């Protein structure tokens, strides 16, 4: 240089045009003599920047960033 995958809560992975879920972790409460453990509730997220669409995490183009290959 060329090709090609991948990028989503703090971590790990789903979802793939119509509100983005779990788990685990983080916060409060209730429980209990205390602590672990259990239970309910909260907070928390699309790599960036344009297009398409009524509507984009999903589609299409640059762009960064990791990874793989080929030269």
């Nucleotide at each position: 240089g060329c090709g090609g995958g991948c990028g989503u809560a703090g971590u790990u992975c789903a979802u793939c045009g119509g509100u983005a879920g779990a788990a685990u972790g983080g916060a409060a409460g209730c429980u209990u003599c205390c602590c672990a453990a259990g239970c309910u509730u909260c907070a928390a997220a699309g790599g960036u920047g344009g297009g398409u669409u009524c509507g984009a995490c999903u589609c299409c183009c640059a762009u960064c960033g990791c990874c793989c290959g080929c030269u």